[in-house]
RNA sequence: GACCCCAUAGUGUAACGGUUAGCACUCCACCCUUUCACGGUGGCGGCACGGGUUCGAAACCCGUUGGGGUCA
Numbered sequence: 001g002a003c004c005c006c007a008u009a010g011u012g013u014a015a016c017g018g019u020u021a022g023c024a025c026u027c028c029a030c031c032c033u034u035u036c037a038c039g040g041u042g043g044c045g046g047c048a049c050g051g052g053u054u055c056g057a058a059a060c061c062c063g064u065u066g067g068g069g070u071c072a
Base pairs, nucleotide, nucleotide: 001071002070003069004068005067006066007065010025011024012023013022018055027043028042029041030040031039048064049063050062051061052060
C1' cells in the first nucleotide's frame, strides 16, 4: 500500500427495511432470611462516528475511526 472480516448496555450476545432494540450475567430497589448467600418481583442502562438511499435504516450504499486477518 491492496483486499477481507468485525464494531449493539459494565460484560457476553440476538434482531425479514416497519419490534417500545430482545436475552443472560452485572448494577439498583423491594420481598424472603436473625444476617449473608441462594431464590422471587420490579427497575436503570445500548445500535462506533459522519453523510446518502428510502415513506421508514441497528440492518442497504459511501466515507472516517478503532480492532483482527491475508497478501505485498
Molecule: transfer RNA
Organism: Verrucomicrobium sp. GAS474